Predicted 3D model of a 73-nucleotide RNA (transfer RNA) from a Bdellovibrionales bacterium. Its Rfam family is "tRNA". Rfam's curators write: Transfer RNA (tRNA) molecules are approximately 80 nucleotides in length. Taxonomically the source falls in Bdellovibrionales (Bacteria, Pseudomonadati, Bdellovibrionota, Bdellovibrionia).

[in-house]
């Protein structure tokens, strides 16, 4: 110096033939119990690495970067 793969909630990951994003577990609160745990119910939590472009619409297509990991040389 090339070339490929990854980046989405604290955290581990889904989400594809573009239609304004979800589990799990972590928190928080509640039922229940003498009380904790465990079990069940609800909530909370993301402008999807960044900046453009296309498109009536982009986590999804295109391009420049930025990290992380792998190969070539």
């Nucleotide at each position: 110096g090339c070339u490929g793969a990854c980046u989405u909630a604290g955290c581990u990951c889904a989400g594809u033939u573009g239609g304004u994003a979800g589990a799990g577990c972590a928190g928080c609160a509640g039922u229940u119990u003498u009380g904790u745990a465990a079990a069940c119910u609800g909530c909370c939590g993301g402008u999807c690495g960044u900046a453009g472009g296309u498109u009536c619409g982009a986590c999804u297509c295109c391009u420049a970067u930025a990290g992380u990991c792998a190969g070539c040389u």